[in-house]
Context: one part of a larger RNA
RNA sequence: CUCUCGUUAAGGAACUAGGCAAAAGAGCCCCGUAACUUAGGAAUAAGGGGCGCCCCGCAAGGGGCCGCAGCGAAGCAGCCAUGGCGACUGUUUACCAAAAACACAGGUCUCUGCUAAGGUGAAAACCGAUGUAUAGGGGCUGACACCUGCCCAAUGCCAGUAGAUUAAGAGGAGAUGUUAGGGUAACCAAAGCAUUGAAUUGAAGUCCUGGUGAAUGGCGGCCGUAACUCUAACGGUCCUAAGGUAGCGAAAUUCCUUGUCGGCUAAAUACCGACCCGCAUGAAAGGUGUAACGACUAUGGCACUGUCUCAACGAGAAGCCCG
Numbered sequence: 001c002u003c004u005c006g007u008u009a010a011g012g013a014a015c016u017a018g019g020c021a022a023a024a025g026a027g028c029c030c031c032g033u034a035a036c037u038u039a040g041g042a043a044u045a046a047g048g049g050g051c052g053c054c055c056c057g058c059a060a061g062g063g064g065c066c067g068c069a070g071c072g073a074a075g076c077a078g079c080c081a082u083g084g085c086g087a088c089u090g091u092u093u094a095c096c097a098a099a100a101a102c103a104c105a106g107g108u109c110u111c112u113g114c115u116a117a118g119g120u121g122a123a124a125a126c127c128g129a130u131g132u133a134u135a136g137g138g139g140c141u142g143a144c145a146c147c148u149g150c151c152c153a154a155u156g157c158c159a160g161u162a163g164a165u166u167a168a169g170a171g172g173a174g175a176u177g178u179u180a181g182g183g184u185a186a187c188c189a190a191a192g193c194a195u196u197g198a199a200u201u202g203a204a205g206u207c208c209u210g211g212u213g214a215a216u217g218g219c220g221g222c223c224g225u226a227a228c229u230c231u232a233a234c235g236g237u238c239c240u241a242a243g244g245u246a247g248c249g250a251a252a253u254u255c256c257u258u259g260u261c262g263g264c265u266a267a268a269u270a271c272c273g274a275c276c277c278g279c280a281u282g283a284a285a286g287g288u289g290u291a292a293c294g295a296c297u298a299u300g301g302c303a304c305u306g307u308c309u310c311a312a313c314g315a316g317a318a319g320c321c322c323g
Stems, first nucleotide, its partner, number of pairs: 002317007010309002014307001019304001027051005036041001038143001052065005066070001078302007085294002090102002106141007118127003144289004149219003154216002156212005163207003169201002174196005181188002220238005247281001248278001259275005
C1' cells in the first nucleotide's frame, strides 16, 4: 500500500451521473398529529416530553442518592413535500435486469346445447367434468370514478340466397382403331372389343347482397376573409370509407429544443405549473383522473454525517522481512 473496522477540529453534499456509502433515527409511556380520502385510511403522520436506584405512603403524592451517560448491554422506522408509472398483496430473467414487465379482481367481445367447444395422443383413450351457458374454452383490457367519438371503402368474421362462375362424379351426341360384309376400284362399313369424348347435370367456395369496431385497421389538403396589426368564428375548392370528437399535451410520446412564460436556485439543458406551433397524442394496442400501496423512477427540503474541502490517527487481517 490492500482489506475489515473505530475516532476526528472547523465546515456540512461544497462529493457525485445520483447523498452511492456512511452517519442519523430507532424501544415503551404520555401529549399531539395536516392536506387529501374510496371515510377504511393517510398515521407510529409530523412534532414534543418522560424513562435509573432508595425511602415514606393504600393511593395520590412527597423526599433523597449516584454516574459523563438510567430504552446505561444487545436489538430496534430517518423524516417531509411534489411529479411519472403501475390500482393494490403477489410473480419474473436459478448465475449481470425485480421493473413502469407478467399476473390480478373487475370490464367486454367471441365460441360452446353436451358424444359441448377446446386440448393431448398414431390410436385406444383421457382432460374439459363425475361440470352443463350464474358452466367451460379463446382474444383484448386491467381496481375504482367519469367516459369510450366518426369510418364497413380494404382485410377478417357473420348472415343471405335469385343469378354468374366452379371439381370429381353422372351423362353420352359424336369421333378414332380394329373388321364380318359391300364395292371393279377408290372406298364405305353393322355388331363386338378398345381409345377418346360434346351438350346436359353437378356442392361448398368465389363473384354478389347485407351486417359487424371492446374485429385487423383508418381518422385530409389548398386558397381567401373582421374598421391598426395579428388571427380567423365565416366562405370557396379538391379529395376521401371517414377526415381525430371528449380529453390530455415540449409528455416514459416534441425533431427543431436548453420552445416561450412563471415558480424553485446566487446560478438549473433538471424539476413543478402554464401555453399549444401534437416533426409523429387520443379514447379497452383504452382516454383522463385517482385515496391507498411500491427494495420502481424524477425533483426539492429538514436532520445527519470523512461523500467532500483534506486528510490524520488508531485496531485487527492478509501481504512483506527474519526465523
The part of an RNA shown here (large-subunit ribosomal RNA, domain IV) has 323 nucleotides and comes from Armatimonadetes bacterium Uphvl-Ar1. It matches the Rfam family "Bacterial large subunit ribosomal RNA". Lineage of the source: Bacteria > Bacillati > Armatimonadota.